[in-house]
RNA sequence: UCCGAUAAAGGUAAACCCUGAGUAAUCAGGGGGCGCAAAGUAAAAGGGUCUUCAGGAUAUACGGACGUAGAAAAAGACAGCCUUACUGCCGAAG
Numbered sequence: 001u002c003c004g005a006u007a008a009a010g011g012u013a014a015a016c017c018c019u020g021a022g023u024a025a026u027c028a029g030g031g032g033g034c035g036c037a038a039a040g041u042a043a044a045a046g047g048g049u050c051u052u053c054a055g056g057a058u059a060u061a062c063g064g065a066c067g068u069a070g071a072a073a074a075a076g077a078c079a080g081c082c083u084u085a086c087u088g089c090c091g092a093a094g
Base pairs, nucleotide, nucleotide: 002094003091004090011036012035016031017030018029019028020027021026034080040086041085042084044083046082047081048078049077050076051075052074060069061068062067
């Protein structure tokens, strides 16, 4: 250094509940504890998901009216979806 133990000391905190913020995704605080060896930091010019815009509804497509399907852009959310950069505690075996 790689690596990560039924080790030690600590850390963090899913669902759910309460309070508050937000149109929403979601976030903050309290309880809780499923998990996590980076579940630390940075929404990060990469990918992904979700929300708003957004409407039995615009563009558009199909079809003859009526109908059926239905975006993108933009603005946001999520890093506990993958990835990236930087940083970091402990220490057996190898």

The prediction has a mean pLDDT of 81. Predicted 3D model of a 94-nucleotide RNA (c-di-GMP-I-GGC riboswitch aptamer) from Candidatus Brocadia sp. WS118. The sequence was found by an Rfam model in a public genome assembly. The organism belongs to Candidatus Brocadia, within Bacteria.